[in-house]
Molecule: TPP riboswitch aptamer (THI element)
Organism: uncultured Tropicimonas sp.
RNA sequence: CGUCAUUGACGGGGGCGUCCGCUGCGAGCGGUCUGAGAUGUACCCUUUGAACCUGAACCAGAUGAUGCUGGCGGAGGGAGUCGGGUCGGACUGAAA
Numbered sequence: 001c002g003u004c005a006u007u008g009a010c011g012g013g014g015g016c017g018u019c020c021g022c023u024g025c026g027a028g029c030g031g032u033c034u035g036a037g038a039u040g041u042a043c044c045c046u047u048u049g050a051a052c053c054u055g056a057a058c059c060a061g062a063u064g065a066u067g068c069u070g071g072c073g074g075a076g077g078g079a080g081u082c083g084g085g086u087c088g089g090a091c092u093g094a095a096a
Stems, first nucleotide, its partner, number of pairs: 001088002004085001006084005011046004016040001017033001019031005052077003058071004
């Protein structure tokens, strides 16, 4: 100087569904399923960017049901600085 299945601090970004029961007609409380996370003292992601959004009330397959799984996706967007570390190169040095 570059590199990456890497890591830390501070900052930033993001999602929160499905169904069942009770109370009762406003919403609240409890629970099942998937998942890192279903509003949490949290969890995930942060350009090395599938965290997440658009397409999408999408398509195929499953399920008690679902934005559950896969496709879509070598599509388009999307939030950073400074350190440590891996690997490679250059320079200096007799060597370390």